[in-house]
Overview
This is a predicted structure of a 72-nucleotide RNA (transfer RNA) from a Candidatus Micrarchaeia archaeon. RNAcentral records the identical sequence in 3 taxa. Its Rfam family is "tRNA". It is annotated as a transfer RNA. The sequence is in RNAcentral, with records from ENA. Its mean pLDDT, the model's own confidence on a scale to 100, is 84.
RNA sequence: GGGCUUAUAGCUCAGUAGUAGAGCGCUCGCCUUGCACGCGAGAGGCCGGGGGUGCGAAUCCCCCUAAGUCCA
Repeated sequence: GGGCUUAUAGCUCAGUAGUAGAGCGCUCGCCUUGCACGCGAGAGGCCGGGGGUGCGAAUCCCCCUAAGUCCA
């Protein structure tokens, strides 16, 4: 320098065009003499940044940034 992959909640990850989700974690409640386990409810992300297409973009296209990997 070039190819490919990845970037979504505090963490690990789904979601491939039509209201952003799960597990764990956090808060509250129930249960218990108390704790743990279990059960229920809740808070928390405008989806790495910018632009384009489209009625509509986390999703498709372009550029940039960061990480991983391969080639030279």